[in-house]
RNA sequence: UCCUCGGUAGCUCAGUAGGUAGAGCGGGUGACUGUUAAUCACUAGGUCCGCGGUUCAAGCCCGUGCCGAGGAG
Numbered sequence: 001u002c003c004u005c006g007g008u009a010g011c012u013c014a015g016u017a018g019g020u021a022g023a024g025c026g027g028g029u030g031a032c033u034g035u036u037a038a039u040c041a042c043u044a045g046g047u048c049c050g051c052g053g054u055u056c057a058a059g060c061c062c063g064u065g066c067c068g069a070g071g072a073g
Stems, first nucleotide, its partner, number of pairs: 001072007010025004019056001027043005049065005
């Protein structure tokens, strides 16, 4: 310098015909229990890496930049 993949909740990640952003774990509250743990119910939490573009509508498509991983020279 070039190519590929990735960047979404505190963490690990889903979201692949463009149409209300989700799961597990973790957090909070309650139930249960002699207590803890476990289990069950409910619940909070997101500028979807930045900027610009396309579109009625973008996490998703296009351009560009940044960061991470791998590869080529």
Molecule: transfer RNA
Organism: Desulfovibrio litoralis DSM 11393